[in-house]
RNA sequence: UGUUCAUCGAGACCGGCUGAGGGAAAGGCCCAUAGACGCCGGGGCAACCGCCAGAGCUCGCCAGCUCUGGUUAAGGUGCCAACUCCGCGCAAUCCCGAAAGGGAGGCGUCAGAUGAACG
Numbered sequence: 001u002g003u004u005c006a007u008c009g010a011g012a013c014c015g016g017c018u019g020a021g022g023g024a025a026a027g028g029c030c031c032a033u034a035g036a037c038g039c040c041g042g043g044g045c046a047a048c049c050g051c052c053a054g055a056g057c058u059c060g061c062c063a064g065c066u067c068u069g070g071u072u073a074a075g076g077u078g079c080c081a082a083c084u085c086c087g088c089g090c091a092a093u094c095c096c097g098a099a100a101g102g103g104a105g106g107c108g109u110c111a112g113a114u115g116a117a118c119g
Stems, first nucleotide, its partner, number of pairs: 001119008013042005021031003027086002043080004047072001048076002050071009084111001088108003093104004
């Protein structure tokens, strides 16, 4: 860095340094000198890989796959504002409105983030 697959409405702080923007994307809307973002130290959250146990399926066995639970202790990662903050599209449903139209939920799509596998 590319492809494939899976997940993304939950969860998670205290200090030090620095000093102006930051939240990927136009635009909104938020955070931010009462110090955001970033870096460092410590701490924590998670269960993707790993490890352990149980159940089920395939199978002659070995073994493989799926689901559930546990584990951060030896580990690999990731994360610790807001639904991935919202975003693009959509027949029908509901709500507001005299109407035009607007809003909500839902579904889908593009993109993004993280993990694993193969390059």
A computed fold for a 119-nucleotide RNA from a Gammaproteobacteria bacterium, annotated as SAM riboswitch aptamer (S box leader). Its mean pLDDT, the model's own confidence on a scale to 100, is 77. The sequence was found by an Rfam model in a public genome assembly. Its Rfam family is "SAM riboswitch aptamer (S box leader)". Rfam links the family to the GO term regulation of gene expression. About the family: The SAM riboswitch is found upstream of a number of genes which code for proteins involved in methionine or cysteine biosynthesis in Gram-positive bacteria.